[in-house]
RNA sequence: ACGUUUGACGUUGGGAGAACCAGAUAACUGGUGCCGAAGGAGCAACUGCCUCGGAAACUCUCAGGCCACAGGACCAGCGCCAAACAA
Numbered sequence: 001a002c003g004u005u006u007g008a009c010g011u012u013g014g015g016a017g018a019a020c021c022a023g024a025u026a027a028c029u030g031g032u033g034c035c036g037a038a039g040g041a042g043c044a045a046c047u048g049c050c051u052c053g054g055a056a057a058c059u060c061u062c063a064g065g066c067c068a069c070a071g072g073a074c075c076a077g078c079g080c081c082a083a084a085c086a087a
Base pairs, nucleotide, nucleotide: 003085004084005083006082007081009079010078011077012076013075014074019032020031021030022029023028033066034065035064039062040060041059042058046053
């Protein structure tokens, strides 16, 4: 050098759930409900030994969302960078 793994970034594709009423009829405003997959918060084992630490697709729904568009956790391909392993 090549290779493997992990992570960051870029790019392409896939990507769920949940709404009615009144006003306006473009955005939106108000009321009552609802959803869980941006972000945020909570904890079991365990550690610790007295309330501290502690994961998630679980729970909560602050934020966000509830035609479409958009957004979207996450998954896959490619590019690039870094680290580790191997040689």
The RNA shown here (Glycine riboswitch aptamer) has 87 nucleotides and comes from Tateyamaria sp. Alg231-49. Rfam family: Glycine riboswitch aptamer. Rfam links the family to the GO term glycine biosynthetic process. Its mean pLDDT, the model's own confidence on a scale to 100, is 75. Taxonomically the source falls in Tateyamaria (Bacteria, Pseudomonadati, Alphaproteobacteria, Roseobacteraceae).